[in-house]
c-di-GMP-I riboswitch aptamer from Cytobacillus eiseniae, 95 nucleotides, folded computationally.

């Protein structure tokens, strides 16, 4: 030098939960808190999921009428790299 990551050591990262702010929501930011990670570092690029402010339909129900409410179903421009995949940096590193 390369290297499997099943070994050592150094350092890293933080899931549930729990206080606060945030946001229509889903989720996110900060403290504490470790289930866990070998990229649990970045980048939603692609498939999965969630979530439906706002959109469009439809039924209602009101109203002299292309309005308004309410309910459902669909829709991402929202979320999620701690769901896969892919890209890209990179610590350590016996055997």
């Nucleotide at each position: 030098g390369a290297g499997a990551g099943u070994a050592a050591a150094a350092g890293g990262c933080a899931a549930a939960c729990u206080a606060u702010c945030u946001g229509a929501a889903a989720g996110g930011g900060u403290a504490g808190g470790a289930c866990g990670c070998a990229a649990a570092g970045c980048c939603u690029a692609g498939g999965g999921u969630c979530u439906a402010a706002g959109g469009u339909u439809a039924a209602u129900g009101u109203a002299g009428u292309g309005g308004c409410a309410u309910u459902a179903a669909c829709u991402a421009u929202g979320a999620u790299c701690g769901c896969c995949u892919g890209g890209u940096u990179g610590c350590c590193a016996a055997a």
Rfam family: c-di-GMP-I riboswitch aptamer. Rfam links the family to the GO term cyclic-di-GMP binding. Of the family's consensus pairs, 95% are formed in the model.